[in-house]
Bacterial RNase P class A from Pseudonocardia sp., 391 nucleotides, folded computationally. Its mean pLDDT, the model's own confidence on a scale to 100, is 76. Rfam family: Bacterial RNase P class A. It is annotated as a ribozyme.
RNA sequence: CGAGUUGGCCGGGCGGCCGCGUCGGCGAGGUGUAUUCGUGCCCGCCGCCGAGGAAAGUCCGGACUCCGUAGGGCAGGGUGGUUGCUAACGGCACCCCGGGGCGACCCGAGGGACAGUGCCACAGAAAACAGACCGCCUCUGGCGCACCAACGCCGGAGGUAAGGGUGAAACGGUGGUGUAAGAGACCACCAGCACCCCGGGUGACCGGGGUGGCUCGGUAAACCCCACCUGGAGCAAGGUCAGACAGCAGGCGUUCGAGGGCGGCCCGUCCGAUGUCUGCGGGUAGACCGCACAGAGCCCGUCGGCGACGGCGGGCCUAGAUGGAUGGCCGCCGAACGGGCCGCCGCAAGGCACCCGGGAACAGGAUCCGGCUUACAGGCCAGCUCAUCCG
Repeated sequence: CGAGUUGGCCGGGCGGCCGCGUCGGCGAGGUGUAUUCGUGCCCGCCGCCGAGGAAAGUCCGGACUCCGUAGGGCAGGGUGGUUGCUAACGGCACCCCGGGGCGACCCGAGGGACAGUGCCACAGAAAACAGACCGCCUCUGGCGCACCAACGCCGGAGGUAAGGGUGAAACGGUGGUGUAAGAGACCACCAGCACCCCGGGUGACCGGGGUGGCUCGGUAAACCCCACCUGGAGCAAGGUCAGACAGCAGGCGUUCGAGGGCGGCCCGUCCGAUGUCUGCGGGUAGACCGCACAGAGCCCGUCGGCGACGGCGGGCCUAGAUGGAUGGCCGCCGAACGGGCCGCCGCAAGGCACCCGGGAACAGGAUCCGGCUUACAGGCCAGCUCAUCCG
């Protein structure tokens, strides 16, 4: 000084004026009620607090609530290397293996193809125990040249898969022995597979040695098999108070059990008889709680751990609306960026200083929390890798 890679942070600041929402406090104020008090509401003043890193998506996991209980099984659904973290997860951390990259690093839907079924287009002889297009070798028939031989052409039988071709992929690779020509037929060295042993590691796995048959495609993000996990519905959950109303018809039943018990089926079990289901019709839609969210909460320090994270000590309380609140104006500062200047440093590249303009994204709760995914103008910090130059 250039290119890359990994992680983290900010995402306008300061001041003034006016205006909002919950909660708390004060008031000799107003209003309702026959009067008084209280209370409610209104008004005025003061004070604390008042959106996000993603509040988005609604993709996962939970806390919490309800279904009398949520029991067993099937089906369905989810996950898929090991070891850890966590309340849990399909999340996170470290590592292993495979792939990409010079590298730092990045990606992986990472169990099983010898349980079974399917698929591998086109090309090619042949795509799973497949196969001979061009070839190579042995034997043999015929034709042409007067005959034989040689040479050329057209066949037949048998052997072969080493050479060539097709393809994403062709039943191990290289070199040799051997053969009529070949072939793991045999040999040496490799790769793979199976078995055995040694060493390292908690483990997935890694390294080494030995023996052996010679080698038995790919695809499961195809169906499937294996291992593990899994009730349902969701704050519009669910409660409390007040208030109002109107029933009619039909089906099945009354303990030998109709109907029902919140995704489907079975078993079990429970409710159930002035019962239960279906259709038509009528009434209510108000207030409060859930919700000052005190939490698997946040901040600081310290200890342990490679890390995710955990222990200990101290401190803090940070919206709670319900047609739905935090907005408007002014002034100053203000990054990137554009232009000027030619003052300073420097060999240069370039940097610093000064002046003018300029004015920074994605985007707003509604029960809450832990993740993931997506969106984001611009700026800052740190680590690491590679290239070039100088010392």